[in-house]
RNA sequence: GCUCCUGUGGUGUAGCACGGCCCAUCAUUCCGGGUUUUCAUCCCGGCGACUCGGGUUCAAAUCCCGACAGGAGCA
Repeated sequence: GCUCCUGUGGUGUAGCACGGCCCAUCAUUCCGGGUUUUCAUCCCGGCGACUCGGGUUCAAAUCCCGACAGGAGCA
């Protein structure tokens, strides 16, 4: 230099081929409450995310283009 893959809450993930459903899924951390003599467990609730820019579209996490970051292969 070229080709390919990946990027979603604090962390790990689902959703992406085929755009649209209530508050974007589940687990965990954290916070509040309940249960318990207390702690743990368990139950309920809350906080919190689509890497960035542009495009297409009535509508984009999802499609297209570019950039950035990480990884793999070739040279």
Source information:
The RNA shown here (transfer RNA) has 75 nucleotides and comes from uncultured marine group II/III euryarchaeote SAT1000_02_F02. Its Rfam family is "tRNA". Rfam classes the family as a transfer RNA.